[in-house]
Context: one part of a larger RNA
RNA sequence: UUGGGCCUAGAGCGUCCGUAGCCGGACUACUAAGCCCACUGUGAAAUGUUGGAGCUCAACUCUAACGCGUGCAGUGGAUACUGUUAGCCUUGGGAACGGGGGAGGGUCGGAGUACUUCCGGGGUAGGGGUAAAAUCCGUUGAGCCCGGAAGGACUACCAGUGGCGAAGGCGCCGAUCCAAAACGUAUCCGACGGUGAGGGACGAAAGCUGGGGGAGCGAACGGGAUUAGAUACCCCGGUAGUCCCAGCUGUAAAUGAUGCAGACUGUGGUGUUACGCAUGAGUAAUCAUGCGUAGUGCUGUAGCGUAGGUGUUAAGUCUGCCGCCUGGGGAGUACGAUCGCAAGAUUGAAACUU
Numbered sequence: 001u002u003g004g005g006c007c008u009a010g011a012g013c014g015u016c017c018g019u020a021g022c023c024g025g026a027c028u029a030c031u032a033a034g035c036c037c038a039c040u041g042u043g044a045a046a047u048g049u050u051g052g053a054g055c056u057c058a059a060c061u062c063u064a065a066c067g068c069g070u071g072c073a074g075u076g077g078a079u080a081c082u083g084u085u086a087g088c089c090u091u092g093g094g095a096a097c098g099g100g101g102g103a104g105g106g107u108c109g110g111a112g113u114a115c116u117u118c119c120g121g122g123g124u125a126g127g128g129g130u131a132a133a134a135u136c137c138g139u140u141g142a143g144c145c146c147g148g149a150a151g152g153a154c155u156a157c158c159a160g161u162g163g164c165g166a167a168g169g170c171g172c173c174g175a176u177c178c179a180a181a182a183c184g185u186a187u188c189c190g191a192c193g194g195u196g197a198g199g200g201a202c203g204a205a206a207g208c209u210g211g212g213g214g215a216g217c218g219a220a221c222g223g224g225a226u227u228a229g230a231u232a233c234c235c236c237g238g239u240a241g242u243c244c245c246a247g248c249u250g251u252a253a254a255u256g257a258u259g260c261a262g263a264c265u266g267u268g269g270u271g272u273u274a275c276g277c278a279u280g281a282g283u284a285a286u287c288a289u290g291c292g293u294a295g296u297g298c299u300g301u302a303g304c305g306u307a308g309g310u311g312u313u314a315a316g317u318c319u320g321c322c323g324c325c326u327g328g329g330g331a332g333u334a335c336g337a338u339c340g341c342a343a344g345a346u347u348g349a350a351a352c353u354u
Stems, first nucleotide, its partner, number of pairs: 003326004007308002012322001014202004021195003025089001027087003031083001033082002036077007048066007092192001093189003096185003104178007111155002115151008126137002163170002207248006216242002221237004259321006266301001268299014303310002327354003336347004
């Protein structure tokens, strides 16, 4: 390479956008590039097969025919499929309109409890902490109660295998700006689509640079315990950090350990969210039941799977495109290259060993 695979054994890029490429809905006509047929030319010799001949035979050699050379070029046909061109269509896709839903994102403003500190008043000997203690705080008046002020972070209950987002992620209230999806209508465009090597954008936490901020928590660090020891677990403190602004980093068990898109698959059962329709109740708001679409769960048939399991949200049956795997260790290491302020990231071997 041909293959065989990728939930858990090795293997789905963290996610999306998108260039080239690859693939591509229904109908009609043209063309005849791919594809198919016939013929012609060419496709060296040797080698091969069969017949014949020559060395005494054979090997070997010669000779004739066939085969091989799976190809290339030309000529003439065929037109189902693919392609080209032209036209047309609406189911894919997009746009529009309508009323709803949502912790989707940015910015601004406001609120709330708790906490800490400070101030004032009251008040007296303890408080705190633990399995037990001690370090620690306290007669310079702590802890506790009342009142006030400041500060930073956070957003209990509602809260729900509830919602939104491509993923990371998103949760007090209001305003404003931006965006997405679903449902319904079937008004417009008319294949405009799918995937996507390179490339680009986003991307938790930690970390880095500059500037602010610093209540609580808290790596490092100091102390007290425990212990044989205790560079820990427990306790008292506590710096970076955690927060904000501007930039960098680009990684995670970035997980559904399951790439994206489309189609199909007998029967499903049962919740829930959004929208719509119908029926019923109600003065109404609204609610209940059934159905449809879209999402999100549980259970489960066939099938699949080594099994666990999965099962219309497939790991079933197919199609298109991309990524990745090929025994363990060495090793995600070395070297080189690119990126980065650095930390490091990306790409990524071999010897050797088993």
A computed fold for a 354-nucleotide part of an RNA from a metagenome, annotated as small-subunit ribosomal RNA, central domain. Its mean pLDDT, the model's own confidence on a scale to 100, is 86. The full RNA is in RNAcentral, with records from SILVA. Rfam family: Bacterial small subunit ribosomal RNA. Gene Ontology terms of the family: ribosome and structural constituent of ribosome.